[in-house]
RNA sequence: UCAUCGAGAGCGGUGGAGGGACUACGCCCUGUGAAACCGCGGCAACCCCCGGAGUGCUGGGAAGGUGCCAAUUCGUUCAGAGUUAACACUCUGGCAGAUGA
Numbered sequence: 001u002c003a004u005c006g007a008g009a010g011c012g013g014u015g016g017a018g019g020g021a022c023u024a025c026g027c028c029c030u031g032u033g034a035a036a037c038c039g040c041g042g043c044a045a046c047c048c049c050c051g052g053a054g055u056g057c058u059g060g061g062a063a064g065g066u067g068c069c070a071a072u073u074c075g076u077u078c079a080g081a082g083u084u085a086a087c088a089c090u091c092u093g094g095c096a097g098a099u100g101a
Stems, first nucleotide, its partner, number of pairs: 001101005010040005018029003024076003041069003046065002048061005073096001078093006
């Protein structure tokens, strides 16, 4: 810089109190065992491989390099629009972040 982020996929061991990126609020997970590390398993298909098409599209694959395996990136935070008597709710964009190339 570009692409994607409403889908998908967990058991065991060590460990012993936190965790969900950051601020704040909310909500949630957690001694029926958090984070972290290790082993095994799995998901997905960015890179990759084999075709089709002829333009960055499409079908298939999973050995290898990454990634991931509660909740939309857990939700909101900034701006705009809509609904409502109000509380509040919905939508769009942005910011931030994650992953890959």